[in-house]
Context: one part of a larger RNA
RNA sequence: CGAUGGUUCAGGAAUUCGGCAAUUUAACCCCGUAACUUCGGGAAAAGGGGUCCCUCCUUCGCCGCAAGGCUUCGGAGGGCGCAGUGAAAUGGCUCAAGCGACUGUUUAACAAAAACACAGGUCUCUGCUUAAACCGUAAGGUGAAGUAUAGGGGCUGAGGCCUGCCCAGUGCCCGUAGGUUAAAUUCGCUGGUGAAAUCGCCGCAAGGCGAUAAGCUGGCGAGCUAAGCCCGGGUGAACGGCAGCAGUAACUAUAACUGUUCUAAGGUAGCGUAGUCCCUUGUCGUGUAAGUUACGACCCGCAUGAAAGGCGUCACGACUUGAGCACUGUCUUAACCAUCGGCCCG
Numbered sequence: 001c002g003a004u005g006g007u008u009c010a011g012g013a014a015u016u017c018g019g020c021a022a023u024u025u026a027a028c029c030c031c032g033u034a035a036c037u038u039c040g041g042g043a044a045a046a047g048g049g050g051u052c053c054c055u056c057c058u059u060c061g062c063c064g065c066a067a068g069g070c071u072u073c074g075g076a077g078g079g080c081g082c083a084g085u086g087a088a089a090u091g092g093c094u095c096a097a098g099c100g101a102c103u104g105u106u107u108a109a110c111a112a113a114a115a116c117a118c119a120g121g122u123c124u125c126u127g128c129u130u131a132a133a134c135c136g137u138a139a140g141g142u143g144a145a146g147u148a149u150a151g152g153g154g155c156u157g158a159g160g161c162c163u164g165c166c167c168a169g170u171g172c173c174c175g176u177a178g179g180u181u182a183a184a185u186u187c188g189c190u191g192g193u194g195a196a197a198u199c200g201c202c203g204c205a206a207g208g209c210g211a212u213a214a215g216c217u218g219g220c221g222a223g224c225u226a227a228g229c230c231c232g233g234g235u236g237a238a239c240g241g242c243a244g245c246a247g248u249a250a251c252u253a254u255a256a257c258u259g260u261u262c263u264a265a266g267g268u269a270g271c272g273u274a275g276u277c278c279c280u281u282g283u284c285g286u287g288u289a290a291g292u293u294a295c296g297a298c299c300c301g302c303a304u305g306a307a308a309g310g311c312g313u314c315a316c317g318a319c320u321u322g323a324g325c326a327c328u329g330u331c332u333u334a335a336c337c338a339u340c341g342g343c344c345c346g
Stems, first nucleotide, its partner, number of pairs: 001341008010332002014330001019327001027051005036041001038158001052079006061070003080084001092325007099317002104116002120156007133142003160311003164242003169239002171235005178230003185223009197212006243261005270304001271301001282298005
C1' cells in the first nucleotide's frame, strides 16, 4: 500500500452521473391504517405498544376410576440486567411522474427492459374425395384421427371512453359489353422433304433431266381464341395520405369571418416543449437559500394523433425519472482493530 471483515466524536448525502455501496428496518401478538379503486384490493399501507423470570388468581381443552399429569386465553403482584424475537435467521418507508395492464419470456458468457409473449379486439383465408397453410424430388406426413364456437396468416395488445376524413396512386375483391393478347388449331400463298410410283422430254440401250399428291416441316398472311391487362364498381383494424397565400372586429393585439389557388382528401376527438420540440435552460407557476432535472399549466406540434392504435387508469415492476422521512464512514476526514497478501531483513 491492497483485499476482506469490524468499530467510530460532532455533522448526516455536504459524496456522487445517481444514496452506488453500506447502514436502518426485520420475528410473533395487540391497537391502528389514507388517497385511489376494476370494490377484489391498496395493506404487513403508514404509525404506535408489548415480548424474559418468579408467585398467586381466573380460564379453554385432552388423558385418567381417582390421585394427578399435559395444555390454552387472561388478570394481579414482584425480581434482575445496558439490553428479554437478549444469539442466528428475519420487509426500510412515503409522495409524484413516464412506460408496459398483470404472472410470464429473452441476447448460455457485457443488455432482463419500455423489447417478446399474453388474455382480449379486429381483418383475411379455408366447406374437407387431398380444407387452407406447411415439409418433402416423390411416396408420404403435419394441420387432425380436427370440420367455420374449427384451423392458418396479418395487425393490435387486460378492462374503461373511443377509433374521424380520403378509394386519386398501389394492393385485394367483384364484374364482364367493348379493346388488346399466347400456344394450339383452320385456311391461303411460298419453300424443303416426300418419288423406289406416274407423266413429259432426250437417248439404240443402260440411263439422264424436268414436273406432280397426301403426310411431315420452315416462312408469310388471314380467321378463331383463355386468363391477364385496358375498362366499370367496391374496399382503410389493406400499403398509405390527411395544403398554401392574402385580407378582415369602434385602442392595440388576435381573427369567429371573407377571398383565392391546388388536392383523392386537407388532421376530427384527444394529447402536446412529450421517451416525439431544432430554436430551448421556451414562458408562467410549485418545490429549493439557490433547480439545464422534476411536477402543473400555456401551445407558432422544426417533425403529435386515433388498432405501425389515441387518451386516461386500479393493481403489478431486480424498469426509468424527480422529491421527502428514517438511517448511516458516501462524504467533511480520516483513525483504529482482526485476518490474508504486498514490501524489508534473514